Predicted 3D model of a 332-nucleotide part of an RNA (large-subunit ribosomal RNA, domain IV) from Larkinella arboricola. Model confidence (mean pLDDT): 89 of 100. The organism belongs to Larkinella, within Bacteria. The sequence was found in a public genome assembly. Its Rfam family is "Bacterial large subunit ribosomal RNA".
Context: one part of a larger RNA
RNA sequence: UCAUGGCUAAGGAACUCGGCCAAUUUACCCUGUAACUUCGGGAGAAGGGGGGCCUACCCAGUAAUGGGAGGCUGCAGAGAAAAGGCCCAGGCGACUGUUUACCAAAAACACAGGACUCUGCGAAAUCGAGAGAUUCAGUAUAGGGUCUGACACCUGCCCGGUGCUGGAAGGUUAAGGGGGGGCGUUAGGGGCAACUCGAAGCGCUGAACUGAAGCCCCAGUAAACGGCGGCCGUAACUAUAACGGUCCUAAGGUAGCGAAAUUCCUUGUCGGGUAAGUUCCGACCUGCACGAAUGGUGUAACGAUCUGGGCACUGUCUCAGCCAUGAGCUCG
Numbered sequence: 001u002c003a004u005g006g007c008u009a010a011g012g013a014a015c016u017c018g019g020c021c022a023a024u025u026u027a028c029c030c031u032g033u034a035a036c037u038u039c040g041g042g043a044g045a046a047g048g049g050g051g052g053c054c055u056a057c058c059c060a061g062u063a064a065u066g067g068g069a070g071g072c073u074g075c076a077g078a079g080a081a082a083a084g085g086c087c088c089a090g091g092c093g094a095c096u097g098u099u100u101a102c103c104a105a106a107a108a109c110a111c112a113g114g115a116c117u118c119u120g121c122g123a124a125a126u127c128g129a130g131a132g133a134u135u136c137a138g139u140a141u142a143g144g145g146u147c148u149g150a151c152a153c154c155u156g157c158c159c160g161g162u163g164c165u166g167g168a169a170g171g172u173u174a175a176g177g178g179g180g181g182g183c184g185u186u187a188g189g190g191g192c193a194a195c196u197c198g199a200a201g202c203g204c205u206g207a208a209c210u211g212a213a214g215c216c217c218c219a220g221u222a223a224a225c226g227g228c229g230g231c232c233g234u235a236a237c238u239a240u241a242a243c244g245g246u247c248c249u250a251a252g253g254u255a256g257c258g259a260a261a262u263u264c265c266u267u268g269u270c271g272g273g274u275a276a277g278u279u280c281c282g283a284c285c286u287g288c289a290c291g292a293a294u295g296g297u298g299u300a301a302c303g304a305u306c307u308g309g310g311c312a313c314u315g316u317c318u319c320a321g322c323c324a325u326g327a328g329c330u331c332g
Stems, first nucleotide, its partner, number of pairs: 001327008010318002014316001019313001028050004036041001038150001052072004057068004073077001085311007092303002097109002113148007125134003151298004156228003161225002163221005170216003176210002181205005188197003229247005256290001257287001268284005
């Protein structure tokens, strides 16, 4: 000097990103216990008190013993060890659970519940080249997929785009079918010749016409993917605009919430808490850029969750000190 453990005057979070760490509390008995609540909880809420030993006394008991009363004693009677710190408010997620084996345990995943959709059984879906298998020795109160995520109150408008579903009409449309016509070839005919005409057959090419799904088209569908405006004017102070005008759109954001896990400007403004508060809580609404199962708003209980405050407690600190053990160091 370091490590580990123990103690500490006065103060008591002044430490620090942050009470991280440490300390407090702790088992048992008695008492007592709020808001809120889904009436189960919350709750071990919180808070308060007790404990050893002796007795020939009183009560109960057959007794062991228990209760009472009186007394004794130490610094200390759960005499050591082991054994919740607590409260208030808010965010998120209902909950128990699951997860990045070895830097993340969470607000992420799951979940019961809700919804949509596919599937009639040799089911749909999945694996396999196939046979075959899972689903399932199941059968729509079943099985698969997708989204949401207890519960309470709810879940608005838009089908123009994309997707999906339906549509015996119409347009477009492949191979195939079809084969008009054209071309080549030549028995033969014509011609003095050059050359020309040219049946059948064969070969090449190939027009109409026919021809499915798809696409176009017509509808439906948003708990499908998604989307949910601008400008101008107006009330007898001012301000504001219930009201009016106009342009655009498929429709212009409803309820609820809102400087929010979302607010740039921003430490917005006001109130609370502090002597002093970029955080926190309650409001306001000017929502850069909330918003309704990519769910909205609440919510008791729960959480090694996150944020703010308080009580208790403390070497976290003011500001250090001492002790013990071990290491370091020196010598052998």